[in-house]
Molecule: Purine riboswitch aptamer
Organism: Clostridia bacterium
RNA sequence: GCGAACUUAAUCUUUGAUCUUCGUAUAAUCCCGGAAAUAGGUCCGGGGGUAUCUACCAGGUGACCGGAAUCACCUUGGCUACGAGGGUAGUUUACCUUUGU
Numbered sequence: 001g002c003g004a005a006c007u008u009a010a011u012c013u014u015u016g017a018u019c020u021u022c023g024u025a026u027a028a029u030c031c032c033g034g035a036a037a038u039a040g041g042u043c044c045g046g047g048g049g050u051a052u053c054u055a056c057c058a059g060g061u062g063a064c065c066g067g068a069a070u071c072a073c074c075u076u077g078g079c080u081a082c083g084a085g086g087g088u089a090g091u092u093u094a095c096c097u098u099u100g101u
Stems, first nucleotide, its partner, number of pairs: 001101005008094003012090002017088009026055001029048007040065002049056001057077001058075006
């Protein structure tokens, strides 16, 4: 002089990856049809709802009903799409140490 690894700091990037927080959407909701149970109150399908893809369930409490029909409330229990912020990560630079030639 030319490299390699590593430490710390700064820098830029969110094009892509990953984690996380917040916001928006949707109320994890509403309507309809079919089937089943009554020791039960369930299952299946379709539609609406979102400048929106997906999802549209689970558990609990109470009421009410008795061969045909459910109702109310609770959890804030999640996923997905989009937007914003942060971390990890990556880029570049400087520095410390070690090391190769």